[in-house]
RNA sequence: CGAGUGGCCCAGGCGGCCGCCGCGGUGCGCACGGGGCUUCGGCCGCGCGCGCGCCGAGGAGGAAAGUCCGGACUCCGCGGGUCAGGGUGGUUGUUAACGACAACCGGCCGCGAGGCCAGGGAAAGUGCCACAGAAAGCAAACCGCCCCCCGGCCGGCGACGGUCGGGAGGUAAGGGUGAAAGGGUGCGGUAAGAGCGCACCGCGACCCCGGUGACGGGGUUGGCAAGGUAAACCCCACCCGGAGAAAGACCACAUAGGGGGGCAAUGGCGACGACCCGCGCCGCUCCCGGGUAGGUCGUUCGAGGGGGCGUGUGAGCGCUCCCCCAGAGAAAUGGCCGCCACCCCGCUCUCGGGCGGGGAACAGGAUCCGGCUUACGGGCCACUCGCGUC
Numbered sequence: 001c002g003a004g005u006g007g008c009c010c011a012g013g014c015g016g017c018c019g020c021c022g023c024g025g026u027g028c029g030c031a032c033g034g035g036g037c038u039u040c041g042g043c044c045g046c047g048c049g050c051g052c053g054c055c056g057a058g059g060a061g062g063a064a065a066g067u068c069c070g071g072a073c074u075c076c077g078c079g080g081g082u083c084a085g086g087g088u089g090g091u092u093g094u095u096a097a098c099g100a101c102a103a104c105c106g107g108c109c110g111c112g113a114g115g116c117c118a119g120g121g122a123a124a125g126u127g128c129c130a131c132a133g134a135a136a137g138c139a140a141a142c143c144g145c146c147c148c149c150c151g152g153c154c155g156g157c158g159a160c161g162g163u164c165g166g167g168a169g170g171u172a173a174g175g176g177u178g179a180a181a182g183g184g185u186g187c188g189g190u191a192a193g194a195g196c197g198c199a200c201c202g203c204g205a206c207c208c209c210g211g212u213g214a215c216g217g218g219g220u221u222g223g224c225a226a227g228g229u230a231a232a233c234c235c236c237a238c239c240c241g242g243a244g245a246a247a248g249a250c251c252a253c254a255u256a257g258g259g260g261g262g263c264a265a266u267g268g269c270g271a272c273g274a275c276c277c278g279c280g281c282c283g284c285u286c287c288c289g290g291g292u293a294g295g296u297c298g299u300u301c302g303a304g305g306g307g308g309c310g311u312g313u314g315a316g317c318g319c320u321c322c323c324c325c326a327g328a329g330a331a332a333u334g335g336c337c338g339c340c341a342c343c344c345c346g347c348u349c350u351c352g353g354g355c356g357g358g359g360a361a362c363a364g365g366a367u368c369c370g371g372c373u374u375a376c377g378g379g380c381c382a383c384u385c386g387c388g389u390c
Stems, first nucleotide, its partner, number of pairs: 001386010012340007020059002023056008032047002035044003061362001065373002068371005073244004085240005090104005105119001106117004120235002125233002127229003142175002144171003148167008183201006202224001203222008248297004258288006267282004304323008342359008
C1' cells in the first nucleotide's frame, strides 16, 4: 500500500434571528360558580375555564421501523388427566422470559484472522430418491476381465496354442451413468476377482480413564453389515389457555331512556252505543341502577440511566453514590445565517499546510421493557493474508 476478519464509538458543536408542542409560574381581558361587605348603585377577594402576553425548565432513535419471538400489565376463562393442534431441538449456564445471549462440544467452509449449522432419532414403521444408467433397495452384469463347452480358420508331426463366432457360468478389480453403485489404501491371494486373508485408517459392541455435561483419549473384540432423506409422515424429550391500550377502570345533568316508592281535585288514552266503579299509562314528586357523545385515569419511576467497587473466562450478578429524562390528541423537535469540527474532489507549494467547490445518510415516539431482523453516514481499535522498501 492492497485485500479481508472481529469488536467498539458518534449520529455534529457554539452563537444569532424566526417559529412548533405540552407543562409550571405570572399579568390582563371575558364567561361561570359560590362567598363577604353594602348607602342596594355596586365593591372586594377566591375557585375553575377560555383567549392574549411575559418568565422558567424541558421536548424522539440506534434503529423510534418490521411487528418476527419473549415478558410486564389488564380483562375474560380455568377441578384433574389424556388426545388433538402449535412450537422448540448438541451441552452447561445467564435471564422476568425467550426461538435471545455466553462459554464449551461436534460437523462443514476458509491459506488465515475467523465464519456458518433446524446440531435428537434412519438396525420402530411408512413414503420418496427425478434425469441418466444394465442395475436405486429382499441391489444390479452394459462394456470389460476370467474359466468351461460347441463350431470355423490359422500354426504345429503331435500334445496343444492363437483368433473369430455362438452358448452356459463366474466376477463389483477397471470403464461408463449418476447427487449417491453395499467401506478406503496397500500387500497377499485367485482362472479372473472379491474382507477371501492380513496391515493401517474408518465403523459397531464392550471395558477403562478424563470431563458437571455435550464429548474426548486408550484397550479388547467383531465383521464389513445398517445407502441417503425427518424445515417428508412419523417416533422421542421439553414448552404452550384466549384477547390485547381500540386492554381495562372511573365520572357523567343526552332536550334520549330503564326500574321502584309516594301523590292526585279535574283531564286524556287503553275502551266498546252511552254512563259509573276499579286497573294501567300519560302527569307531579322522591329515590336507584345502567349508559352514548364527552371527560378523567391507565400513561410513564422503570426487569430505568450514568459513575465507582467487588465477583465471574463470559453472558451476567451483587453493593453503593448520583440523576429524573417526551408523553398526546391522528399526533409537536423545524427553517435561515455565521464560525468551528468531520468527509470527498480539484489546484497549489515550503510536503503537511494553504485556497476553492461540494457533501452530511437511514429515518419519527403513541402502554412499557428484553431480543432478533431489516435500512443507513462516518470514525477508532485489535487481528489475518499478500506485495514493496529499509